[in-house]
RNA sequence: AAGAAGGAUAUGAGAGAGAUCCCAUUCGCCCCGACGGGGCGGAGGGGACGCCGAAGGGGCAAGUGCUUCGGGCACGGAAACUCUCAGGCAAAAGGAUCGUAUCCGGACA
Numbered sequence: 001a002a003g004a005a006g007g008a009u010a011u012g013a014g015a016g017a018g019a020u021c022c023c024a025u026u027c028g029c030c031c032c033g034a035c036g037g038g039g040c041g042g043a044g045g046g047g048a049c050g051c052c053g054a055a056g057g058g059g060c061a062a063g064u065g066c067u068u069c070g071g072g073c074a075c076g077g078a079a080a081c082u083c084u085c086a087g088g089c090a091a092a093a094g095g096a097u098c099g100u101a102u103c104c105g106g107a108c109a
Stems, first nucleotide, its partner, number of pairs: 006104008018049001020048004025043008050089003056085001057083003063075005
């Protein structure tokens, strides 16, 4: 069972934190005292400091057992808590989670 948990696809919603600074390269435009220099914008690269937590990842409680029963050891291991490795800090992309639809699944919540 007029289909639970769980999973996949599509779709809608979806937060936080510097559009920070420095270096050189390249493309376009402009200016000057012109073969050099300066300014604006775009692209990608490297570095610096500051931050965020809701991809992912790490850590811990409760609980169980043993024990020398002060305690210790082992198992167990949750999260939106915590760490910030990764990732992110205009837009775009991503994004835990939630809603809807379809499919798988086949009894839990």

The prediction has a mean pLDDT of 79. The RNA shown here (Glycine riboswitch aptamer) has 109 nucleotides. Rfam family: Glycine riboswitch aptamer. From the family's description: This family represents the bacterial glycine riboswitch. Glycine riboswitches usually consist of two metabolite-binding aptamers domains with similar structures in tandem. The aptamers cooperatively bind glycine to regulate the expression of downstream genes. In Bacillus subtilis, this riboswitch is found upstream of the gcvT operon which controls glycine degradation. Gene Ontology term of the family: glycine biosynthetic process. Of the family's consensus pairs, 82% are formed in the model.